[in-house]
Context: one part of a larger RNA
C1' cells in the first nucleotide's frame, strides 16, 4: 500500500515447515523345527544409543565488581580506616538472578485410507487350467491423513461477535471528530520496527521498607598479650539482578501555531 468506513477480539485452513531412526535383554520357549549341533516366526514387556524440544527444582559451568582475603607501588598529612593502578577483573576463595549442559523432563507412537513387489477368491475368453479379461480380498519404514508449528498478500485477500461513526444542501459545494494508534514509564520481548505490560480509578520502572539469598563475624570500643595477634560486642557488617509491600520520583494533563500523507464517503 492492498483486502472500498475505522477499530478490537476470537477463528477456518488453501498451502508450507518439522518430526519419522534404531540396538540389546527378558518372556513366549530351549517350544515349533532338527539325528544332533543348534534354534525361531507370531504376540508381549523392560532398558539403552544417537537425534530433537522445553526447562533450571537437582548436579554443575559462567556470573567484569555481590562479599571476603591478599601482594607491590601510590593518594587521602601520619596511625587506624578507605581508595587508585597492576586486564579492556591485579591476583585468590566463594557466589544470587540470568544464560547454559554435562543436568532434568518429554518426543518418535498407536490408528485409518489407498497402494508397490507379492499372496489370494471367484472366473471366462480357451467345456480344462488360469489372481484378471468383468468382479473381489490381503499386503511396506515409502504415499495421503493422523502428531507439532506457521499460515487469508489464500489479490479467490475468507468467517464470527462486540465497539466507534454525521451528515447537510436541488446543485456547485460546505462541514466533523470518534474508536484505536501514537506519545510517555517499562519488560522474562527485542538488531531496528514488532510483541507484551503499565500510564494516577496507577505497583509499570526507579527509590524506600521488609524478606530471601550471597559472603562469612564490619568499623569503633573494651578486655588479654612485651608483641605479632586473639577475644567480646556479633552469624556481625555489607550486598546487582530475586519475592512481597509502599505513590516518595517518573508515566495523568493544559495552551498556542504550522506542515505533510491517505481520497472511498458506507
Nucleotide at each position: 500500500c492492498g483486502c472500498a468506513g475505522g477499530g478490537u477480539a476470537u477463528u477456518u485452513g488453501a498451502g508450507g515447515a518439522g518430526a519419522g531412526c534404531u540396538g540389546u535383554u527378558c518372556c513366549u520357549a530351549g517350544u515349533a523345527c532338527g539325528a544332533g549341533a543348534g534354534g525361531a516366526c507370531c504376540a508381549g514387556a523392560a532398558u539403552g544409543g544417537a537425534c530433537g524440544a522445553a526447562c533450571c527444582g537437582c548436579u554443575a559451568a559462567u556470573g567484569u565488581a555481590u562479599c571476603a582475603g591478599u601482594u607491590g607501588c601510590g593518594a587521602c598529612g601520619c596511625c587506624a580506616g578507605u581508595u587508585g593502578c597492576a586486564u579492556a577483573a591485579g591476583c585468590u576463595g566463594a557466589g544470587u538472578a540470568g544464560u547454559u549442559a554435562a543436568g532434568u523432563u518429554c518426543g518418535g507412537a498407536a490408528g485409518a485410507g489407498a497402494u508397490a513387489a507379492c499372496c489370494g477368491c471367484u472366473g471366462a475368453a480357451a467345456g480344462c487350467a488360469u489372481c484378471u479379461a468383468a468382479g473381489u480380498g490381503g499386503g511396506a519404514a515409502a504415499c495421503u491423513c493422523a502428531c507439532u508449528c506457521c499460515a487469508a498478500g489464500a489479490u479467490a485477500a475468507g468467517a464470527u461477535a462486540g465497539c466507534c461513526a454525521a451528515g447537510c444542501g436541488c446543485a456547485a459545494g460546505c462541514g466533523a471528530g470518534a474508536a484505536a494508534u501514537g506519545a510517555c514509564c517499562g519488560c522474562g520481548a527485542g538488531a531496528c520496527g514488532a510483541g507484551c505490560g503499565g500510564u494516577a480509578a496507577g505497583a509499570u520502572a526507579g527509590g524506600c521498607c521488609a524478606g530471601g539469598u550471597g559472603u562469612g563475624u564490619a568499623a569503633g570500643u573494651g578486655c588479654u598479650g612485651u608483641g605479632a595477634a586473639g577475644u567480646a560486642u556479633u552469624g556481625a557488617g555489607c550486598a546487582g539482578a530475586c519475592u512481597g509491600g509502599u505513590a516518595c520520583u517518573a508515566a495523568a494533563g493544559a495552551u498556542u501555531g504550522a506542515u505533510a500523507a491517505u481520497u472511498a464517503g458506507u
Source information:
The part of an RNA shown here (large-subunit ribosomal RNA, domain VI) has 266 nucleotides and comes from a Synergistaceae bacterium. Rfam family: Bacterial large subunit ribosomal RNA. Rfam links the family to the GO terms structural constituent of ribosome and ribosome. The coordinates come from a structure-prediction model, not an experiment, and the mean pLDDT is 81.